[in-house]
RNA sequence: UUUGCCUCAAGGCAAACCGUUGGAAACAGCGGGACGCAAAGCUAAAGGGGUGUCGGUCUGCGCAAUGCAACCACGUCAGCCAGCUGCCAAA
Numbered sequence: 001u002u003u004g005c006c007u008c009a010a011g012g013c014a015a016a017c018c019g020u021u022g023g024a025a026a027c028a029g030c031g032g033g034a035c036g037c038a039a040a041g042c043u044a045a046a047g048g049g050g051u052g053u054c055g056g057u058c059u060g061c062g063c064a065a066u067g068c069a070a071c072c073a074c075g076u077c078a079g080c081c082a083g084c085u086g087c088c089a090a091a
Stems, first nucleotide, its partner, number of pairs: 001091004012037002017032006035079001041084003047081002049077005055072003059069003
């Protein structure tokens, strides 16, 4: 550096769901729990993408709305891509 579908070392992580706490929400922490994961380790202050709307614009739709869309702003997701680092085995 490359490869690792299955198996092989030491092991690791933990989806949904449930309880509880925080939050407007997305979601997050902790406990339980395992669908899966060879980076399911780290980074949301490089970037793309998903997602939320307590707040703003009053731009479009609409008779109107506490509605829908758009934009702004602020969050959130690394188990979507990406960036960085790394264990084991084989070559």